The part of an RNA shown here (large-subunit ribosomal RNA, domain IV) has 361 nucleotides and comes from a seawater metagenome.
RNAcentral holds the full RNA, with entries from SILVA.
Its mean pLDDT, the model's own confidence on a scale to 100, is 87.
Context: one part of a larger RNA
RNA sequence: CUGUGGUUAAGGAAUUCGGCAAAAUGCCCCCGUAACUUUGGAAGAAGGGGGACCGAUGUUGGUGAGCACUUUUUCGGUGUGAGCUGGUGUUGGUCGCAGAGACCAGAGAGAAGCGACUGUUUACCAAAAACACAGGUCCGUGCGAAGACGUAAGUCGAUGUAUACGGACUGACGCCUGCCCGGUGCUGGAAGGUUAAGAGGACUGGUUAGUGGCCCUUGUGGCUGCGAAGCUGAGAAUUUAAGCCCCAGUAAACGGCGGUGGUAACUAUAACCAUCCUAAGGUAGCGAAAUUCCUUGUCGGGUAAGUUCCGACCUGCACGAAUGGCGUAACGACUUCUCUGCUGUCUCAACCACAGGCCCG
Repeated sequence: CUGUGGUUAAGGAAUUCGGCAAAAUGCCCCCGUAACUUUGGAAGAAGGGGGACCGAUGUUGGUGAGCACUUUUUCGGUGUGAGCUGGUGUUGGUCGCAGAGACCAGAGAGAAGCGACUGUUUACCAAAAACACAGGUCCGUGCGAAGACGUAAGUCGAUGUAUACGGACUGACGCCUGCCCGGUGCUGGAAGGUUAAGAGGACUGGUUAGUGGCCCUUGUGGCUGCGAAGCUGAGAAUUUAAGCCCCAGUAAACGGCGGUGGUAACUAUAACCAUCCUAAGGUAGCGAAAUUCCUUGUCGGGUAAGUUCCGACCUGCACGAAUGGCGUAACGACUUCUCUGCUGUCUCAACCACAGGCCCG
């Protein structure tokens, strides 16, 4: 010097991002116990009192010698009850600073956020407000089910059958869940438009058996026309599915849910009016919020003093209703604020013990 323990005057969180760490509480019995509440809880709430040993005495449990009585047929039955032993009171006394004497062994209260809860998770930096959850809703599926695995056979689903199974979202419970189907998606749709291969084969090109014309009369000649059948190239009309267009429905499907100007007899504000745009213009509830930039918004509370906290206001940059909205008892090694107790966290350090380092020898 470091580490691990221990003690500390007075103060008692002044420390610090933050009571981190430490201290404190701690067992049994009795008394007593609030708001709130889903009536189960909250609750060991909180807050108090007692606790050792010895004697006396009461009460109660176990065992039960002995004695007495009895229909002692053997077995027995009834009563009393010494001794031993356990529990629990009352009372008197004894000792210590201290009697759950060591070890072991809840700190408590108030308010708010989030998540209902028990549970699960980043094996080795995150345990949470994340995941899951019971409950809710929607969609699909009639059984050889949908869905999934596999090339297939086949298998799971399920030795199940719509009170079942699969998928998606939400997430106990309470009160609720508004408007928009224009876009995207999904579902349905008689007709109409568009639309593939295929079918169809009008018209037409090539080829040439044949057949004309002209030229050298000469030949299996040269040049130049027309051209059947067959083969072959191209190919119009017509016909033809899903899809798309189109028409509807559907938001607990993906999603979306306005602007401007004016107006009341103080001022201010605008119930009101006008106008533009939209598919429709944000309803209830909540709101400087885990969301508020400006912002330490403004007011109130708590403090001597409060960028945090709590209650309001609403000017919501940029809340909002199962991407759920708002509440909520209980619960939480969650997050934030406050109080009591407690303390070397601190004012401000000191000493002791042990271990290690370092220096001297």